[in-house]
c-di-GMP-I riboswitch aptamer, 76 nucleotides, folded computationally.
Its Rfam family is "c-di-GMP-I riboswitch aptamer". Rfam's curators write: GEMM was predicted in a large-scale screen for bacterial structured RNA regulatory elements.
The sequence was found by an Rfam model in a public genome assembly.
Model confidence (mean pLDDT): 83 of 100.
Of the family's consensus pairs, 94% are formed in the model.
RNA sequence: AUAAGACAAGGCCAAACCUGCCGGAAGGCAGGGACGGAAAACCACGGGUCUUUGUAAAGAAAGCCGGGUUACCUUA
Numbered sequence: 001a002u003a004a005g006a007c008a009a010g011g012c013c014a015a016a017c018c019u020g021c022c023g024g025a026a027g028g029c030a031g032g033g034a035c036g037g038a039a040a041a042c043c044a045c046g047g048g049u050c051u052u053u054g055u056a057a058a059g060a061a062a063g064c065c066g067g068g069u070u071a072c073c074u075u076a
Stems, first nucleotide, its partner, number of pairs: 002076004012037002017032006035063001041069003045066003049060004
């Protein structure tokens, strides 16, 4: 440097749901919580999905799929 992955070690994230706040909505933020995750870290580039509006736009979502960038440990 490349590839692989958890029956190792140290750890990490946090679904649904509840509470509070923000938003027209999807949804987001904080706390609790833990279904799961070897990139469940980041990016809205492509496909799909959702919300609002009404034919033209805006927004959401990276834990839907693909792609891109970065990264701990171990093995080869």